[in-house]
Predicted 3D model of a 73-nucleotide RNA (transfer RNA) from a Candidatus Woesearchaeota archaeon. The source organism's lineage runs through Archaea, Nanobdellati and Candidatus Woesearchaeota. Its mean pLDDT, the model's own confidence on a scale to 100, is 80. It matches the Rfam family "tRNA".
RNA sequence: GGGCCUGUGGUCUAGUGGCUAUGACGUCGCCUCGACACGGCGGAGGUCAGGGGUUCGACUCCCUUCGGGCCCA
Numbered sequence: 001g002g003g004c005c006u007g008u009g010g011u012c013u014a015g016u017g018g019c020u021a022u023g024a025c026g027u028c029g030c031c032u033c034g035a036c037a038c039g040g041c042g043g044a045g046g047u048c049a050g051g052g053g054u055u056c057g058a059c060u061c062c063c064u065u066c067g068g069g070c071c072c073a
Base pairs, nucleotide, nucleotide: 001072002071003070004069005068006067007066010025011024012023018056027043028042029041030040031039049065050064051063052062053061
């Protein structure tokens, strides 16, 4: 330098154009227990990497920039 894949709460992840973006772990509160652990219920936490475009409508499709990974030279 060329090609391909990838980016979603603190971490991992579902979402293949249409409800308020899903769940687990973690975290906080309450219940349970003599207490702790386990368990049950609930809460907070997301510029969906940034910008632009297509569309009535974009996390999803297209272009570009940035980050990460792999291959070729």